[in-house]
Context: one part of a larger RNA
RNA sequence: GGCUUACGGUGGAUGCCUUGGGACCAAGGGCCGAUGAAGGACGCGGUAAGGCUGCGAUAAGCCUCGACGAGCCGUCUAACAGGCAUAGUCGGGGAUUUCCGAAUGGGGAAACCUGUUCCGGCGUUGAGUCGGAUCACCUGCGCAAGCAGGGGGUAAGCGGGGGAACUGAAACAUCUAAGUACCCCGAGGAGUAGAAAUCAACCGAGAUUCCCUAAGUAGUGGCGAACGAACGGGGAACAGCCCAAACCAGUACGACUUAGUGGCAUGAGGGCCUAUGUCGUGCCGGGGUUACAGGACACGCCUUGGACCACCUCAUUAGGUCCAAAGGAGUUACAAAUCUCAACCUUAGUCAAAGGACCCUGGGAAGGGCCGCCAUAGAAGGUGACAGCCCUGUAGACGAAAGGGUUGAGACUCCUGGAGUUGUUCCUAAGUACCACGGGGCACGGGAAACCUUGUGGGAAGUUGGGGGGACCACCCUCCAAGGCUAAAUACCCUUGGUCACCGAUAGCGUACCAGUACCGUGAGGGAAAGGUGAAAAGAACCCCUAACGGGGAGUGAAAUAGACCUGAAACCGUAAGCCU
Numbered sequence: 001g002g003c004u005u006a007c008g009g010u011g012g013a014u015g016c017c018u019u020g021g022g023a024c025c026a027a028g029g030g031c032c033g034a035u036g037a038a039g040g041a042c043g044c045g046g047u048a049a050g051g052c053u054g055c056g057a058u059a060a061g062c063c064u065c066g067a068c069g070a071g072c073c074g075u076c077u078a079a080c081a082g083g084c085a086u087a088g089u090c091g092g093g094g095a096u097u098u099c100c101g102a103a104u105g106g107g108g109a110a111a112c113c114u115g116u117u118c119c120g121g122c123g124u125u126g127a128g129u130c131g132g133a134u135c136a137c138c139u140g141c142g143c144a145a146g147c148a149g150g151g152g153g154u155a156a157g158c159g160g161g162g163g164a165a166c167u168g169a170a171a172c173a174u175c176u177a178a179g180u181a182c183c184c185c186g187a188g189g190a191g192u193a194g195a196a197a198u199c200a201a202c203c204g205a206g207a208u209u210c211c212c213u214a215a216g217u218a219g220u221g222g223c224g225a226a227c228g229a230a231c232g233g234g235g236a237a238c239a240g241c242c243c244a245a246a247c248c249a250g251u252a253c254g255a256c257u258u259a260g261u262g263g264c265a266u267g268a269g270g271g272c273c274u275a276u277g278u279c280g281u282g283c284c285g286g287g288g289u290u291a292c293a294g295g296a297c298a299c300g301c302c303u304u305g306g307a308c309c310a311c312c313u314c315a316u317u318a319g320g321u322c323c324a325a326a327g328g329a330g331u332u333a334c335a336a337a338u339c340u341c342a343a344c345c346u347u348a349g350u351c352a353a354a355g356g357a358c359c360c361u362g363g364g365a366a367g368g369g370c371c372g373c374c375a376u377a378g379a380a381g382g383u384g385a386c387a388g389c390c391c392u393g394u395a396g397a398c399g400a401a402a403g404g405g406u407u408g409a410g411a412c413u414c415c416u417g418g419a420g421u422u423g424u425u426c427c428u429a430a431g432u433a434c435c436a437c438g439g440g441g442c443a444c445g446g447g448a449a450a451c452c453u454u455g456u457g458g459g460a461a462g463u464u465g466g467g468g469g470g471a472c473c474a475c476c477c478u479c480c481a482a483g484g485c486u487a488a489a490u491a492c493c494c495u496u497g498g499u500c501a502c503c504g505a506u507a508g509c510g511u512a513c514c515a516g517u518a519c520c521g522u523g524a525g526g527g528a529a530a531g532g533u534g535a536a537a538a539g540a541a542c543c544c545c546u547a548a549c550g551g552g553g554a555g556u557g558a559a560a561u562a563g564a565c566c567u568g569a570a571a572c573c574g575u576a577a578g579c580c581u
Stems, first nucleotide, its partner, number of pairs: 001580009015566001016532002020503002022500009031153002039100003042056003046080002050076003062094007071084003105114003115135001117133006137150005158186005168175001172222001198205002209236005219227002240485003247286002250283007262273003265316006291463001293428004297423002301418002304324006326416005338411010349398003355371002358369003372389002374378001380392003434458008444470001465480005519526002539565001542553004
């Protein structure tokens, strides 16, 4: 020095465990903010220096209404002192809520400095100081005073405006990646879309959205890489509406006309009109909303009741207004506000069966033995090993003063003539449709390229009208653009409950532990490690060695090689013995 054996040290693998995490399902919920948010700073405790939690100068809390309740004064964190117990805990409602922060009186290096005006307290009634209120900007309305709104935050999802490159094509330029990442704006609990100028194919369908399929099909494509529908079918969910215009009435302004053949509902008679007429424009109300065209206006036909009115008289008339009856509808679109009652759900909770002080093993019984019981409850967790009957629960049954939600009923509100014919009448969204040039979107790269969109230029028709059916034309079919609103089915997140051939501490979220922490970075940003004594601290009094650490006795415990910790592999380092050199 090596090998072997034994015993240790170091180390923290493995096994077992789980407070944490992951995924999915179901139900419920979903915006907050100038009434000052989100997020913070600084404070608040008898001993309280610090962290967490809670709270805000009323400061681990105040008031009130309910439900529990015999104990309570949160935690790391024990103890002392002192209290409360009409406490305390949980839930609903309310009060308080410093300073910063959109931050908003002005300023500012966030959590600080410093003003205006009005009111009040103290004060030497001068100064001063303290407290309360007020004062930012933008938009709309308004003559003004003023009133209303906005601003900021927000994980993911959504709509819109902009918009890459790496990469792939085995290079690279069209192409791809990808309308992705990223930036900006906006809205909401969803958002978008949405009631056919849609499809289809000569049969027909009947708004939108989402899923399955059609189908990796038809196609597009340096026909490379790659991209990639629709029709149709099956489901989820279903809901349809309002305007513009024609025409009528009113109103405001302006213009015209001195007349009649105009107007005052109609007929006759009478009377009136220089605006009470005619025309134009604006506003308000009625009317009206579609393609088998529809509507307006005019004419004729049919139809509940009553009252009143229409320049005067007489008569007529669905001309107008109001009321009643009957019928219908409604608070998410279609007009809109509020209240009452009832039921159910929710935000705390409540009741809930049945074993043994028997024997054995053991530190310990829930194990084994013996004899019982309950079960609409033998889900699960805990208890000194494995418990239906010990505890919490479980099946089942019950419960709300206050807040929230859903549904129903009522109050309430709103609406209501009908069908049809005729017409040389009127209306039915114009710098629009469409065309040319240049782009973009459509699965479709300019292609035979329709369709949608639009920067520039041109520029219709008007129902005997117009668009579409993938160049274009004809026939045929189909729909009605150039205004608007609209729930649900869908996306995402949170809460509660449940489930798992999901993980089990190098796994599972980055975080099972005081983690978005320590630490790194000027900053944007990056970003850890770290779980386990025991049933119970019973956490080792006392003695000895030592400066201490540490150890030896003693004691606790089932166990102390469970002693600051479960188990405790290997590498690595020793001690002892044997053998070899």